[in-house]
Molecule: transfer RNA
Organism: uncultured Parabacteroides sp.
RNA sequence: CGAAAUGGCUCAGUUGGUAGAGCAACGCAUUCGUAAUGCGUAGGUCACGGGUUCGAGUCCCGUUUUCGG
Numbered sequence: 001c002g003a004a005a006u007g008g009c010u011c012a013g014u015u016g017g018u019a020g021a022g023c024a025a026c027g028c029a030u031u032c033g034u035a036a037u038g039c040g041u042a043g044g045u046c047a048c049g050g051g052u053u054c055g056a057g058u059c060c061c062g063u064u065u066u067c068g069g
Stems, first nucleotide, its partner, number of pairs: 001068005008023004017054001025041005047063005
């Protein structure tokens, strides 16, 4: 100097409009049972603190951590 930080994990969310997917977990169905498969449920103060705005994961400033130079 540049990039990144979003459920347990890996990530999306591209012009600001009330946050999603896959895997994992749990429940049910199926099976003699397990796995697989199908259906469903729960789980996130979006790293932290401010600012702008009617409204911020998204824009601006600062801080912390990680990666690269």